Molecule: transfer RNA
Organism: marine sediment metagenome
RNA sequence: GGGCCUGUAGUCCAAAGGCAAGACACGUCCUUGGCUGGGAUGAGAUCCGGGUUCGAUUCCCGGCAGGUCCA
Numbered sequence: 001g002g003g004c005c006u007g008u009a010g011u012c013c014a015a016a017g018g019c020a021a022g023a024c025a026c027g028u029c030c031u032u033g034g035c036u037g038g039g040a041u042g043a044g045a046u047c048c049g050g051g052u053u054c055g056a057u058u059c060c061c062g063g064c065a066g067g068u069c070c071a
Stems, first nucleotide, its partner, number of pairs: 001070007010024003018054001026042006047063005
């Protein structure tokens, strides 16, 4: 320098055009003499800028970052 893949919560990971799911972690409450564990409940995310569309996490372009292969 070029090809390909990926970018979603503190972490991991779904959603493939129709108001973003789950797990761990975190807050509150219950349970315990207390911790752990268990139960109930809650908060928290789409890398950035454009385009297409009635509607974009999703499709297209560019950028940035990471991974991988080639040179």